Two RNAs folded together computationally: RNase P RNA and transfer RNA, 444 nucleotides in total.

[in-house]
RNA sequence: GGAGUCGGCCGGACAGUCGCUGUCGCGGUGAUUCGCGGUAGAGGAAAGUCCGGGCUCCACAGGGCAGGGUGCCAGGUAACGCCUGGGGGGCGCGAGCCUACGGAAAGUGCCACAGAAAAUAUACCGCCCGAGCGUGAGAACGCUUGGGUAAGGGUGAAAAGGUGUCGGUAAGAGCGCACCGCGCCGGUGGCAACAUCGGUGGCAGGGUAAACCCCACCCGGAGCAAGACCAAAUAGGGGAGCAGGCGAAUUCGUUCGCAAUGUGUGGCCCACACAGCUCCCGGGUAGGUUGCUGGAGGUGCACGGUGACGUGCGCCCAAGAUGAAUGACUGUCCUCGACAGAACCCGGCUUACAGGCCGGCUCCUAAC
RNA sequence: GCCGAUGUAGCUCAGUCGGUAGAGCAACUGAUUCGUAAUCAGUAGGUCGGCGGUUCGAUUCCGCCCAUCGGCUCCA
Numbered sequence: 001g002g003a004g005u006c007g008g009c010c011g012g013a014c015a016g017u018c019g020c021u022g023u024c025g026c027g028g029u030g031a032u033u034c035g036c037g038g039u040a041g042a043g044g045a046a047a048g049u050c051c052g053g054g055c056u057c058c059a060c061a062g063g064g065c066a067g068g069g070u071g072c073c074a075g076g077u078a079a080c081g082c083c084u085g086g087g088g089g090g091c092g093c094g095a096g097c098c099u100a101c102g103g104a105a106a107g108u109g110c111c112a113c114a115g116a117a118a119a120u121a122u123a124c125c126g127c128c129c130g131a132g133c134g135u136g137a138g139a140a141c142g143c144u145u146g147g148g149u150a151a152g153g154g155u156g157a158a159a160a161g162g163u164g165u166c167g168g169u170a171a172g173a174g175c176g177c178a179c180c181g182c183g184c185c186g187g188u189g190g191c192a193a194c195a196u197c198g199g200u201g202g203c204a205g206g207g208u209a210a211a212c213c214c215c216a217c218c219c220g221g222a223g224c225a226a227g228a229c230c231a232a233a234u235a236g237g238g239g240a241g242c243a244g245g246c247g248a249a250u251u252c253g254u255u256c257g258c259a260a261u262g263u264g265u266g267g268c269c270c271a272c273a274c275a276g277c278u279c280c281c282g283g284g285u286a287g288g289u290u291g292c293u294g295g296a297g298g299u300g301c302a303c304g305g306u307g308a309c310g311u312g313c314g315c316c317c318a319a320g321a322u323g324a325a326u327g328a329c330u331g332u333c334c335u336c337g338a339c340a341g342a343a344c345c346c347g348g349c350u351u352a353c354a355g356g357c358c359g360g361c362u363c364c365u366a367a368c
Numbered sequence: 369g370c371c372g373a374u375g376u377a378g379c380u381c382a383g384u385c386g387g388u389a390g391a392g393c394a395a396c397u398g399a400u401u402c403g404u405a406a407u408c409a410g411u412a413g414g415u416c417g418g419c420g421g422u423u424c425g426a427u428u429c430c431g432c433c434c435a436u437c438g439g440c441u442c443c444a
Base pairs, nucleotide, nucleotide: 001364002363003362004361005360006359007358008357009356010355012333013332014331015330016329017328018327020041021040022039023038024037025036026035027034028033043339047350048349050348051347052346053345054344055223056222057221058220067219068218069217070216071215072086073085074084075083076082087101088099089098090097091096102214103213107212108211109208110207111206124153125152126149127148128147129146130145131144132143133142134141135140161180162179163178164177166176167175181203182201183200184199185198186197187196188195189194227290228289229288230287237281238280239279240278241277242276245258246257247256248255249254261275262274263273264272265271297316298315299314300313301312302311303310304309334337369440370439371438372437373436374435375434378393379392380391381390387424395411396410397409398408399407417433418432419431420430421429
């Protein structure tokens, strides 16, 4: 100098003017509230709503079933599918990165096409042995047939451990042997996952559990439009009082029917439509208040820990709207500005993101 | 804001223990008719919303995104 990898940070700046939301102070108003001044005012993801918790209501003796989730080990945490450290496997020369990574020897299912055979193994070609027939002087060859074989060929994503210039055999074969792999037993190291060493068994029968399932552990449901409080108008519910002509029923509380009356339409009659009156009570709608932001908070130092994190002390308070504020304009400067806008809160994950800064480490090249 | 559902041909929809995707209407071609419609015969048309993973193999199973639609208060 180049290439790469990991971690952290920033995400236009400054000034002025005018607005918006919250809050504080002063003043005015009977009050809602108004005026003036000060002060605070989006993010690393506020997003997706994918996990986990707080909070609230409902349900609930305890336990189980069903359903859902997680899945190497240890730790962190309020909890997690998150994070940290470690192990196994894979990729990379390396720094480093990725990893749904329990069980297929409990059972069931599936493995299309191709292929002889897809899981109680099997014999298509080939190889070897035997028999028959044919050709041939013979060696041998061809055809048919009965066996042996899993070494070779071929099919497939996958074919019953792999390699061997070894032995063995008619040809072959864990048939025997050496090494690797695998299972079992034991020792050593480690909390453990696991690693390693020794012995032993010729070797358990392919894959698939993000197929059913088995094992271990975890999970009650709904969500701030949860929930709580205050509380108009109209209608409806309950109660009290008043008014009430006639008739009927009656359990003597009252109920039902008709008429009358009132109101409206209409110039009036007829006609039509509607209707007991007043007061009180509770539920509840509109509306308002609350939940609403001081919290598993942030930050500095010290200590413990490899680390995630924890403990102690000090300091700080940093939006809270409810048609929903956080903006617009002007000027100057620069590297000319990406993704994107809180809505109960918090811890994570995932996704989007112009550009820039800082640090650790690795590899290559050159010079000294 | 919170909760839920659905994306398959131009349109409306099927598609289950994973094996290479169909139906009706529409479109096109031919026949029939003087011509059109109807009818008959045939043809084409699919990144199964996108990306990644599991698997030999994914519309189907899993994860992450995208789009569309629906519900939410009180009483009964």
It holds a member of the Rfam family "Bacterial RNase P class A". From the family's description: Ribonuclease P (RNase P) is a ubiquitous endoribonuclease, found in archaea, bacteria and eukarya as well as chloroplasts and mitochondria.